SAM riboswitch aptamer (S box leader) from Aquisalibacillus elongatus, 105 nucleotides, folded computationally. NCBI's taxonomy places the organism under Bacteria, Bacillati, Bacilli, Bacillaceae, Aquisalibacillus. It matches the Rfam family "SAM riboswitch aptamer (S box leader)". Gene Ontology term of the family: regulation of gene expression. Model confidence (mean pLDDT): 87 of 100.
């Protein structure tokens, strides 16, 4: 990279260098010098490894590999069903895409 599998409304700092940008993309709408990304400390979860206990599902512990740490994966992008003055727009329901993890290739 590309494939298959599971999650994706919870949860996480008034901190230290640092200086302008950031929220995958598209349209939105936000954040952001009352300091952006980045990097270090702090955290928070517990996918995988380890430990126990169970034939097994499947429980519990720890926290060594990962991850995250504004806003639902911020909303939305395709299709479908509903509401609607059948317009604007609204709803909810599947997909796409994405973003970990884990496994093949």
């Nucleotide at each position: 990279c590309u494939c298959u599998u599971a999650u994706c409304a919870c949860g996480a700092g008034a901190g230290g260098u640092g200086g302008a940008g950031g929220g995958a993309c598209u349209g939105g709408c936000c954040c952001u010098a009352u300091g952006a990304a980045a990097c270090c400390c702090g955290g928070c979860a517990a996918c995988c490894a380890u430990c126990a206990g169970g034939u097994a599902a499947c429980u519990g512990a720890c926290a060594g590999g990962u991850g995250c740490u504004a806003a639902a994966u911020c909303c939305u992008g395709c299709a479908a069903a509903g509401c609607g003055u059948c317009a604007a727009g609204c709803u909810u329901u599947g997909g796409a895409a994405g973003a970990u993890a884990a496994g093949a290739g």